[in-house]
RNA sequence: GUCUCCGUAGUUCAAUGGAUAGAACAAUGGUUUCCUAAACUGUAAAUGCGAGUUCGAUCCUCGCCGGAGACA
Numbered sequence: 001g002u003c004u005c006c007g008u009a010g011u012u013c014a015a016u017g018g019a020u021a022g023a024a025c026a027a028u029g030g031u032u033u034c035c036u037a038a039a040c041u042g043u044a045a046a047u048g049c050g051a052g053u054u055c056g057a058u059c060c061u062c063g064c065c066g067g068a069g070a071c072a
Stems, first nucleotide, its partner, number of pairs: 001071007010025004018055001027043005048064005
């Protein structure tokens, strides 16, 4: 330099164009306990950035940024 793939919660992953983007673990409040742990219950937390297509975009298109890989 060319090509391919990836980017969603603190972490690991879902959601293949349609009602409020979900789950597990982690964090935190409460109940329980002499205390801790466990258990039960509640809460907060995310679509890398910009533009386009569409009635509607995490999803499709383009550019940029970042990461991984292949070739040279």